[in-house]
Predicted 3D model of a 353-nucleotide RNA (Bacterial RNase P class A) from a marine sediment metagenome. Rfam family: Bacterial RNase P class A. The literature on the family includes a 1998 paper in Annu Rev Biochem by Frank and Pace, "Ribonuclease P: unity and diversity in a tRNA processing ribozyme". Model confidence (mean pLDDT): 78 of 100. The model forms 91% of the base pairs in the Rfam consensus.

RNA sequence: GCCCGUCGGACGACCGCAGCUUAUGGCUGAGGAAAGUCCGGACUCCACAGGGCAGGGUGCUGGAUAACUUCCAGGCGGGGCGACCCGACGGAAAGUGCAGCAGAAAGCAGACCGCCGAUGGCGAACUGGCAUGCAAGUGCCGGCUUGCACAGGCAAGGGUGAAACGGUGGUGUAAGAGACCACCAGCGCCGCGGGUAACCGUGACGGCUAUGUAAACCCCACCCGGAGCAAGGUAAACAGGGACGUCGAUUGCCCGUCGGCCAAGUCCCGGGUAGCCGCAUGAGCGGGUCGGUAACGACACGCCCAGAUGGAUGGUCGUCCUACGACAGAAUCCGGCUUAUAGACGGGCUCGC
Numbered sequence: 001g002c003c004c005g006u007c008g009g010a011c012g013a014c015c016g017c018a019g020c021u022u023a024u025g026g027c028u029g030a031g032g033a034a035a036g037u038c039c040g041g042a043c044u045c046c047a048c049a050g051g052g053c054a055g056g057g058u059g060c061u062g063g064a065u066a067a068c069u070u071c072c073a074g075g076c077g078g079g080g081c082g083a084c085c086c087g088a089c090g091g092a093a094a095g096u097g098c099a100g101c102a103g104a105a106a107g108c109a110g111a112c113c114g115c116c117g118a119u120g121g122c123g124a125a126c127u128g129g130c131a132u133g134c135a136a137g138u139g140c141c142g143g144c145u146u147g148c149a150c151a152g153g154c155a156a157g158g159g160u161g162a163a164a165c166g167g168u169g170g171u172g173u174a175a176g177a178g179a180c181c182a183c184c185a186g187c188g189c190c191g192c193g194g195g196u197a198a199c200c201g202u203g204a205c206g207g208c209u210a211u212g213u214a215a216a217c218c219c220c221a222c223c224c225g226g227a228g229c230a231a232g233g234u235a236a237a238c239a240g241g242g243a244c245g246u247c248g249a250u251u252g253c254c255c256g257u258c259g260g261c262c263a264a265g266u267c268c269c270g271g272g273u274a275g276c277c278g279c280a281u282g283a284g285c286g287g288g289u290c291g292g293u294a295a296c297g298a299c300a301c302g303c304c305c306a307g308a309u310g311g312a313u314g315g316u317c318g319u320c321c322u323a324c325g326a327c328a329g330a331a332u333c334c335g336g337c338u339u340a341u342a343g344a345c346g347g348g349c350u351c352g353c
Stems, first nucleotide, its partner, number of pairs: 001349007009320007017029005031327001035338002038336005043228004055224005060074005075089001076087004090219002095217002097213003112158002114154003119151002121148004126143007166184006185209001187206002190203005232277003240269005245261006284303003288299004321325001
């Protein structure tokens, strides 16, 4: 340096708080993250024949699990000398879109510097033939050498870029180029061998070669109803209000109306409110045996480990330590992920001296 795991001040006394209890007493009382509320479930209520569209999520393979965007093992890709770490890791030769800057050219590629200039063009030297001329010479048609870089050819080299349309060597050519050849890389397809699979190894053939991007649209496969413990269940009492009531008057009775009485009773409102339950025996914890590489599972034994709702879990003293001890505090519960964390300890491995 890398990986895995453990602890997170200890003991005692006194005072205080909360819950339970057999009640002057006794027992218990925050965490590895109780945090962020990012995933997944249990539980509860609502909705729901079945299928499809839309929308959202996930995305190598196999396994684990109640389930997962989690975990384990493996494959592939990338990084590191290495232990090891990281990866939303299906599809880009279905379609569409996008690709800044630089650069000549960036997606049916392109030519700035550069190379060539064979062929054609322009020019020069030498030279052959023919014509003409008395001759020097002139003209025409060639040959050969050479200059220019005009037409044109090229993409090897330089330069730009994350990326320039396979790489190296040769043949070839005026210069060049998969134009051709050998080897290599990669792609497609068909076999063979290994593996449950992802995939790996290998052989033949094909075309000479295919830019990147899908946490862009999209395509393919699989998954997904909504709200959440202030869910939800149960369910009072008092005050106060209302109805039934009762007495009298209205000619005796019934109805109606008016007035008095609220003494007792029933029902309703108050209120589905307060309270209680949900609420801690649970996919629980501990060490052990067995199965499995592992995640994890099975078996028997032992243990009970906060439970509030104006919401407890603290303080003082003494002794000690690596000597003032980090990050931080439950609120329905559980499995993960992520983030914070002074310091101490254990195990395995790597590199260097």